[in-house]
Context: one part of a larger RNA
RNA sequence: GAUUGAACGCUGGCGGCAGGCUUAACACAUGCAAGUCGAGCGGAAACGAUGAUAGCUUGCUAUCAGGCGUCGAGCGGCGGACGGGUGAGUAACGCGUAGGAACCUACCCAGAAGUUCGGGAUAGCCCAGAGAAAUUUGGAUUAAUACCGGAUACGCCCUACGGGGGAAAGGGGGCUUCGGCUCUCGCUUUUGGAUGGGCCUGCGUGAGAUUAGCUAGUUGGUAGGGUAAUGGCCUACCAAGGCGACGAUCUCUAGCUGGUCUGAGAGGAUGAUCAGCCACACUGGGACUGAGACACGGCCCAGACUCCUACGGGAGGCAGCAGUGGGGAAUAUUGCACAAUGGGCGCAAGCCUGAUGCAGCCAUGCCGCGUGUGUGAAGAAGGCUCUAGGGUUGUAAAGCACUUUCAGCAGUGAGGAAAGGUUAGUAGUUAAUACCUGCUAGCUGUGACGUUAACUGCAGAAGAAGGACCGGCUAACUCCGUGCCAGCAGCCGCGGUAAUACGGAGGGUCCGAGCGUUAAUC
Numbered sequence: 001g002a003u004u005g006a007a008c009g010c011u012g013g014c015g016g017c018a019g020g021c022u023u024a025a026c027a028c029a030u031g032c033a034a035g036u037c038g039a040g041c042g043g044a045a046a047c048g049a050u051g052a053u054a055g056c057u058u059g060c061u062a063u064c065a066g067g068c069g070u071c072g073a074g075c076g077g078c079g080g081a082c083g084g085g086u087g088a089g090u091a092a093c094g095c096g097u098a099g100g101a102a103c104c105u106a107c108c109c110a111g112a113a114g115u116u117c118g119g120g121a122u123a124g125c126c127c128a129g130a131g132a133a134a135u136u137u138g139g140a141u142u143a144a145u146a147c148c149g150g151a152u153a154c155g156c157c158c159u160a161c162g163g164g165g166g167a168a169a170g171g172g173g174g175c176u177u178c179g180g181c182u183c184u185c186g187c188u189u190u191u192g193g194a195u196g197g198g199c200c201u202g203c204g205u206g207a208g209a210u211u212a213g214c215u216a217g218u219u220g221g222u223a224g225g226g227u228a229a230u231g232g233c234c235u236a237c238c239a240a241g242g243c244g245a246c247g248a249u250c251u252c253u254a255g256c257u258g259g260u261c262u263g264a265g266a267g268g269a270u271g272a273u274c275a276g277c278c279a280c281a282c283u284g285g286g287a288c289u290g291a292g293a294c295a296c297g298g299c300c301c302a303g304a305c306u307c308c309u310a311c312g313g314g315a316g317g318c319a320g321c322a323g324u325g326g327g328g329a330a331u332a333u334u335g336c337a338c339a340a341u342g343g344g345c346g347c348a349a350g351c352c353u354g355a356u357g358c359a360g361c362c363a364u365g366c367c368g369c370g371u372g373u374g375u376g377a378a379g380a381a382g383g384c385u386c387u388a389g390g391g392u393u394g395u396a397a398a399g400c401a402c403u404u405u406c407a408g409c410a411g412u413g414a415g416g417a418a419a420g421g422u423u424a425g426u427a428g429u430u431a432a433u434a435c436c437u438g439c440u441a442g443c444u445g446u447g448a449c450g451u452u453a454a455c456u457g458c459a460g461a462a463g464a465a466g467g468a469c470c471g472g473c474u475a476a477c478u479c480c481g482u483g484c485c486a487g488c489a490g491c492c493g494c495g496g497u498a499a500u501a502c503g504g505a506g507g508g509u510c511c512g513a514g515c516g517u518u519a520a521u522c
Stems, first nucleotide, its partner, number of pairs: 001522004006518005013369006019362002021327001026325003030322003035078003040075002043071002047069002050065007085280003094205007103197002108193008116150004126139005156165003170185006206252003213243003218240008255277004259270004282303005305316004333359001335358003341355001342353004372402004382393004406463001408458005416449001420444009466511005471492003477506005487494002
């Protein structure tokens, strides 16, 4: 000098863009953060509309009707493995980079083939119980795109090449002469792709030798098991290997990278925000389900802690967003909205979304703007100083003439909106001018931010300057007070009666909504 996720002191007008628990991976009150589908199913607790019946106060109350809009609870499907948080652990194929072969991949895309016949249950509902609760037991009955069996199977799997094995589910719309036809969303088998992931290897990736030897599933082989897959991954048997001064083992420290800071570079330091990967989810262990987890807001066991209890027994996990206590030099609102972007579910309308978009707080940083402009010598008054003449503050002020950015008040007012709905036309599909889908056009129509940005008008210099320093380094000097005292200080050093170095004042210098100090890196 540059820099910072900074803090502290003094001061503080506005805006834009960013950033904001670096400490206790400490404990957490409360609310929200993952649902959705009635076009899979049996149904109907609530609300609403309509109709009927009764009562009447004549527009309300009660009852009835799943026939309708819808829909609590339940079965079922998909999603809760993404998104969001944190950096405890990890010195490792964890990460970075370059390769490899023995693998899986829901939803999506393209191709091929199918979608047939049956069956028995079980939630819910109903009945009867147990329990303070959490919850739970028995009986009866019922549905499915839930479950199971048979058939068929080009392709698929196994094979000793003879053969053997294996699937499915329906829903909605339109037409119907009730036979069916057709469209669409699904379902099953299989091939390829795309995407995502698992595994292996070379090289690179801290410190300590005041750590020199380490290792029995250890190193290799054979056979088997296990896995989606290779492999001591696991087991049995056999051999005795494997690693190490090119630093094994042990100990300490640490998430890694793109990057960031600095530097002419080489390098050094670092890994906040943003992006990629990894690991973790009160602590330790385990599996289940599933395409995918050994699963933050799932399950089981153990432990510590907290809470409820009728003492028999139960409930919980903010390293999600806010917020609280605590720790600390120190770090924000228990805000608004799904309008946009994205995600989940759904045919769709839509619902959910503390992701996200915005707003609030903080000079924490960077950038921009303002706090007036011109004129004005009687060089006013006052202050300071003086050789008492003067000098300086100083065109500074006052005065005169103007302007009105920003803030304030009033008004006008974009863009972020694409979609969606509806009508018409047209094309595809089809038996069809139904339905459905695509395109075009008209109409309609959705904004949290928001008192938006921007623009116009109004009034008035009106509301807006401080901080550090002035001995040398280092730009900037005098007076008074003090008297090795009080004090200053980054280094050299000042102070013991004329201190440009302490304290005050006047003046000056440097920065400026900041200025200094401390800490840290180059």